[in-house]
Molecule: SAM riboswitch aptamer (S box leader)
Organism: Bacillus tuaregi
């Protein structure tokens, strides 16, 4: 700096936690996390083509990452609106990836 409402899981091992943090809410002995193997998704970097050569755009999926429950699971801070219990929307913050 960009993106984060799309997409994509089986087997083995392991044995009680996991979803970043806090609260909630989920998830897990019909087997969590971690690790291994294979498969898949996506298209950030890289690659190929086109282009005002600044960049933009198209494509493939051999390479480097990433990801494969739930919107980053929801909220957290601020503003606006409303029927003022609270709800909705927007923008931040925090986080993740490149």
């Nucleotide at each position: 700096u960009a993106u984060c409402a799309a997409g994509a899981g089986a087997g083995g091992u392991g044995u009680a936690g996991g979803g970043a943090c806090u609260g909630g809410c989920c998830u897990g002995a019909u087997g969590a996390a971690g690790c291994c193997u294979c498969a898949g998704c996506a298209a950030c970097c890289g690659c190929a083509g086109a282009u005002a050569u600044a960049u933009u755009u198209u494509g493939a999926a051999u390479g480097g990452u990433g990801c494969u429950a739930a919107a980053u699971c929801c909220a957290g801070c601020a503003a606006a609106g409303c029927u003022u219990g609270g709800c909705u929307u927007u923008g931040a913050a925090a986080g993740a990836u490149a």